[in-house]
RNA sequence: UUGACUCUGGAGAGUGAUCACCAUAGUGAUCCACCGACGGGGCAGAGGCAGGCUUAAUCAACCUGGCACUCAAUCUCUCAGGUUACGGGACAGAGGGGC
Numbered sequence: 001u002u003g004a005c006u007c008u009g010g011a012g013a014g015u016g017a018u019c020a021c022c023a024u025a026g027u028g029a030u031c032c033a034c035c036g037a038c039g040g041g042g043c044a045g046a047g048g049c050a051g052g053c054u055u056a057a058u059c060a061a062c063c064u065g066g067c068a069c070u071c072a073a074u075c076u077c078u079c080a081g082g083u084u085a086c087g088g089g090a091c092a093g094a095g096g097g098g099c
Stems, first nucleotide, its partner, number of pairs: 005095005014032001016031006033083003039079001040077003045071003048067002050064003
């Protein structure tokens, strides 16, 4: 320094409708409307590769509306997840011993 762990803070959006089970802040199915901050997908640019140009040849530079290549996010997509509480939660802070 990174990861794990502990504590603390931590947003957004329906207590949706119908049916069945059952006691309910629930489960399952179907339908409509939403959210983005578990997770996941996408990419700008750069790099790499390829081709061109050039040269006796190579390298370098330059060019290409080329490539199913590599790599981003708090951007974006909403697959998953979520939309009263609980829980989860990116991210942030703290976390040596003795008296």

Notes
Predicted 3D model of a 99-nucleotide RNA (Glycine riboswitch aptamer) from a Gammaproteobacteria bacterium. The prediction has a mean pLDDT of 81. The sequence was found by an Rfam model in a public genome assembly.